A computed fold for a 73-nucleotide RNA from Thiobacillus sp., annotated as SAH (S-adenosyl-L-homocysteine) riboswitch aptamer. The prediction has a mean pLDDT of 76. Its Rfam family is "SAH (S-adenosyl-L-homocysteine) riboswitch aptamer". For this family Rfam cites "Riboswitches that sense S-adenosylhomocysteine and activate genes involved in coenzyme recycling" (Wang et al., Mol Cell, 2008).
[in-house]
């Protein structure tokens, strides 16, 4: 730094739909779809040149409804 998988970023209903994905076919169509985005693990590959310590997180389309925590009444 890129690909894959896992995990975390309190939950839960309800909508649209853009991308990626699957179909279909002649370039549009139907499906499906608001973690795709951060942080962390482990494999893999390419790349760089460095230590070492503390210490965590910021976000996430629209509406609704719990959770948590703080202020005010």
């Nucleotide at each position: 730094u890129c690909u894959g998988c896992c995990g975390a970023g309190g939950a839960g209903c309800g909508c649209u739909g853009c991308g990626a994905c699957g179909g279909g076919u002649a370039c549009c169509c139907c499906g499906c779809c608001a973690g795709g985005c951060u942080c962390g693990g482990c494999a893999g590959a390419g790349g760089c040149g460095a230590c070492g310590c503390u210490u965590c997180a910021a976000c996430c389309g629209c509406g609704c409804u719990c959770g948590u925590u703080g202020a005010c009444u």